[in-house]
Context: one part of a larger RNA
Order: sequence, then C1' cells, then structure tokens
RNA sequence: GGAUGAACGCUGGCGGCGUGCCUAACACAUGCAAGUCGAACGGUUAAACCGCCCUCGGGCGGACAUACAGUGGCGAACGGGUGAGUAACACGUGACCAACCUGCCCCGCGCUCCGGGACAACCGCUGGAAACGGCGGCUAAUACCGGAUACUCCGCGGCCCCCGCAUGGGGGCGGCGGGAAAGCCCCGACGGCGCGGGAUGGGGUCGCGGCCCAUUAGGUAGUAGGCGGGGUAGAAGCCUACCAAGCCGACGAUCAGUAGCCGACCUGAGAGGGCGACCGGCCACAUUGGGACUGAAACACGGCCCAAACUCCUACGGGAGGCAGCAGUGGGGAAUAUUGCACAAUGGGAGAAACCCUGAUGCAGCAACGCCGCGUGAGUGAGGAAGUAUUUAGGUAUGUAAAGCUCUUUCAGCAGGGAAGAAAAUGACGGUACAUGACUAAGAAGCCCCGGCUAACUGCGAGCCAGCAUCCGCGGUAAUACGUAGGGGGCAAGCGUUAUCC
Repeated sequence: GGAUGAACGCUGGCGGCGUGCCUAACACAUGCAAGUCGAACGGUUAAACCGCCCUCGGGCGGACAUACAGUGGCGAACGGGUGAGUAACACGUGACCAACCUGCCCCGCGCUCCGGGACAACCGCUGGAAACGGCGGCUAAUACCGGAUACUCCGCGGCCCCCGCAUGGGGGCGGCGGGAAAGCCCCGACGGCGCGGGAUGGGGUCGCGGCCCAUUAGGUAGUAGGCGGGGUAGAAGCCUACCAAGCCGACGAUCAGUAGCCGACCUGAGAGGGCGACCGGCCACAUUGGGACUGAAACACGGCCCAAACUCCUACGGGAGGCAGCAGUGGGGAAUAUUGCACAAUGGGAGAAACCCUGAUGCAGCAACGCCGCGUGAGUGAGGAAGUAUUUAGGUAUGUAAAGCUCUUUCAGCAGGGAAGAAAAUGACGGUACAUGACUAAGAAGCCCCGGCUAACUGCGAGCCAGCAUCCGCGGUAAUACGUAGGGGGCAAGCGUUAUCC
C1' cells in the first nucleotide's frame, strides 16, 4: 500500500447493487416452512332446483354443485439449514465397472382375461385424566389375494455363430420349470402390466494431488491372503466357518493435534503466501448414541423404535417434544436484521384440468457493513467590512472567504401523470421507477493530522506533573511532539483506531 462477513470512537444528506451470529452443533415461547388428487373408492354433507302433498308453518321423495374425516395413489429422499464430525477414495482430477441400480420422462414391441376374501370409514358396546385405544357387526376400490396367458424376462440343460481385457461378453434356435396387469372419465383422452433401448440421477474400484508433530518408531487378529457358505443392486473379510502367517512402516506406518474439500477469493510483476463468508459443485450432520421399516432411492431435519440428558403435561397409572427451515426469544459475545408482503414472476409437488400448496423464490423493512454514483451550489464581488488570532502596535492572517449583485435547481420535499416486468386474463413490489410542472440557495460536512519518517506553525496554559507515542522519542518555566485557540495539510459521507492476511 492492498484486503475484510468486521468491531470500536467521532460524525452522518440521497440513490443503485450487494452483504449481515465469524461466539454457544447453547436452550427455545408463538406462528408459518409439504402437500395434493372426489376423473382410484365406500360414505357424510345437501341450500338453491325438480316432482308430490299441504292445515301455507311446512312435510315427503329425487338428482346435482360444494365441502369433508377415512381407504388408496403420488410426493414427502427435492427444495431449505449448518460445518459438529471427518486427514478419509471425504474432496479435486484422470481412468475403469465383462461387478451395478435408476420412480417420474422419451422411443419401440406386445398385453390389459377369469375369480375371491378382507380391513378402515360407519354403527353398537366399552377402557383411559389425557395421549390413545379394545371388542363385535356391515362395506367399496387403481388396496389385498388366487388362477389363466406371456416368443421376448428369470432359473436349469442342449446345439450353432461372433467377439474379447483374466473371471468372460454378445447373438440365434429349441426343451423343461417359474413369473404380469386396473381401472376411471366417458368415446377421446388419462392410466395399468411385461420386455428391450434411451435420457437423467446414483452406486462401486483404482492412479495421482493437497495440513502439522519423530520431544509419536514400530503398528496390526478379520489383521494380509485362500477356499466353502451367507449377504447385497453389485465386486469385495462386507459377514461367517475352516486353512494358513501374513500385511503396513524413515519414500514416515501407528499415535497425537488441527481441519469439511473444491471452483473460487485476497495479495503479489510473477513464483509463491494466505483463505474457503456470500454464489456454484461435492461431502457430512439434524438434541446425543444405536437400529431397522417403507420405498426406485433413506438408515430418512419438520417418519418410526430403543437408550440417554433436558423441557413440558398429568387425575401419578401414564404421556408429549426436538428451529444447524423462515421470522422471533433468552443466553454467550466486541459484534450481526422483520414474529413483514406475495405466490404477480422463476422453479418445485399433487391434479386431466380449474386450481391448491410452496418462509424455495420474488420483493419490502432494519444496518454507511462494503462497493459505486450524486449532492451540500455556480459566476461575480476589495471599502481587502465586521469578528477572531497574532503583532516589533505600523501591520499581518483568516480572505473572494462573507455580505452584496447575477444565475442555476441535481438530490430531498410538493403537485398532477405513471410504466416495463405478462403470453388472452392475472403485479406482491407500487402510485414504486421514470418523465413533467411549480417553488426556494433554499434541507444536507465531518474526521484525522501538522517534531522526523510524512504534506502541514504560531500564541497561550501546564511544568518529568498532566499527558503523547508504530519507531526514534517529547514533557523538569519561552514545548512547532502534552492541553487549548487561530492558522494550515490530508481524506471526505465518511474519517481515524483495533484485529487479521499478503
């Protein structure tokens, strides 16, 4: 000098774009953050409407809209948060899988037949303070189950052809065994099942690369390998029985410490050094520890079970909870914001759609926290006014500075107008941005420094005191170094200080 997610002191006019718990992965009141589909299903609802009756109060019957708890489907594994753990194939990069999976989406081929029994809802009885149940009875389905059919699929044999990178891979023919499906709206869609291919997303393996400590030198028993079995989508000590004694290590094993990694970012001429906030990719975690279930995918932040700590409710028998989602609260701290608006846009989930949900997102609010832009006026004006400071008392400085005169009106304020962003409709932002008009120099400057480094000097006060100071050093009665005043220098809505990096 540059830089910062900064903080502190003094000061503070406007706008645009960004950024904003770095500390306690501390504890959390309250609200919201994941639902949707009645065109899968049985029901409940039933005003207006239609028909009949009527004592004009209404009653009975019918069908539909609407809304709904339940069964069922899809989603809830995305999106959002955090950085605790992790020195590891976690990440980056390159290669491989002849050892793998992939719901929704796209393409191709084929199929969508016949049956059955339940369980919620509902009704009845009943337990419990509650959370939540128990028993009996009825019922539907794209829920569940059985059967049929299926060359292609799976398993076991047979024959033929092609290929390779070790185990091997691909294709064709034929035999035996096994394996599917769901309808709804209503006539044109939306679906369902099997197989093959694609796309997308994932899983696995390996080479290389990136911290510190040797005041850590030996480490290791599922440990290194083989074989049988199990297990998985899948290779594998991944697991298990047996065999056998290996495997890693001064090219730093093991232990300890520290740490999410990268694209990037800061600095530097570069090499390098530092760093990993925001944004993007990957990983890990969701009070702590463990476990599986469902599912195409989880060992699952707003799912389940167990254990633990904590908090809350209780009729003491038993229950409920998890903000490292968005706001917000307490606490910690030098320090970090609103319990806001809207789904209008972009995107996501469900739905045939209308539309619903979306604290993702779009916006607004707060903060000079940062960067950038603008303004606080311009010209003229010497009687060099007054005031102030100083003086050798003449003067000198402030100083064209002010006043005065002549202009201009950015920004803010006022008035009427008023968008784009949206494709037919639909705008939270927002009466915002923006342009126009009128009005008045009007509402808008501070901070640090002035001994040398380093740009800028005098007076007074105090007297090694009070204080200053990065360093050198100033201060003990004329201090350009302390305090104050006048003046000056620098930067400017900021200026200094502190901390950290180059």
The part of an RNA shown here (small-subunit ribosomal RNA, 5' domain) has 502 nucleotides and comes from an uncultured bacterium. Its mean pLDDT, the model's own confidence on a scale to 100, is 87. It matches the Rfam family "Bacterial small subunit ribosomal RNA".